[in-house]
RNA sequence: GGGCCCGUAGUUCAGUUGGUAGAACAUCGCAUUUGCAAUGCGGAGGUCAGCGGUUCGAUCCCGCUCGGGUCCACCA
Numbered sequence: 001g002g003g004c005c006c007g008u009a010g011u012u013c014a015g016u017u018g019g020u021a022g023a024a025c026a027u028c029g030c031a032u033u034u035g036c037a038a039u040g041c042g043g044a045g046g047u048c049a050g051c052g053g054u055u056c057g058a059u060c061c062c063g064c065u066c067g068g069g070u071c072c073a074c075c076a
Base pairs, nucleotide, nucleotide: 001072002071003070004069005068006067007066010025011024012023013022019056027043028042029041030040031039049065050064051063052062053061
């Protein structure tokens, strides 16, 4: 330098032939307990890596950039 894959909640990951985003764990509140844990119920938490484009509408399609992984090439 080139090919391919990936980037979504604090963490690990789903999701989609384009219609407005979810789970588990963590966290907060309540109930239960003398208290803690466990359990049950409920809440909060996201510019879907960034910019631009296509579209009535983009997490999803297209281009570029950034970051990570992997293979190849180049140099020595």
RNAcentral holds the sequence, with entries from ENA. This is a predicted structure of a 76-nucleotide RNA (transfer RNA) from a Candidatus Jacksonbacteria bacterium. Rfam family: tRNA. It is annotated as a transfer RNA. The organism belongs to Candidatus Jacksoniibacteriota, within Bacteria.